[in-house]
Molecule: SAM riboswitch aptamer (S box leader)
Organism: soil metagenome
RNA sequence: CUCAUCCAGAGGGGCAGAGGGACCGGCCCGACGAAGCCCCGGCAACCCGCCCGGUCGACGGGUCAGGGUGCCAAGUCCGGCCCGCGCGUGCGGGAAAGAUGAG
Numbered sequence: 001c002u003c004a005u006c007c008a009g010a011g012g013g014g015c016a017g018a019g020g021g022a023c024c025g026g027c028c029c030g031a032c033g034a035a036g037c038c039c040c041g042g043c044a045a046c047c048c049g050c051c052c053g054g055u056c057g058a059c060g061g062g063u064c065a066g067g068g069u070g071c072c073a074a075g076u077c078c079g080g081c082c083c084g085c086g087c088g089u090g091c092g093g094g095a096a097a098g099a100u101g102a103g
Stems, first nucleotide, its partner, number of pairs: 001103006011040005019029003023080004041072003046068003049064001050062004076097001081094005
């Protein structure tokens, strides 16, 4: 940089000690213990592997969490730009940005 996905799912312990939820604004979480590190556990089929169909291809589907990642408060917590619905407050849609995977 390109493509795909982002309304589902899944936590305990130890060390540690005040912050964290990307950014900004909100709103939340946090000494009934944040970030971080470690251990164990779990969720999930994105890639590999496996199985089925197909010609062992392309492609489609599926189980397994075995290998590689990822993830385990709140919809990517909500909005941040544009559009529509009747309006600066409501609702809906699409972007942008971000995250994860693959290349």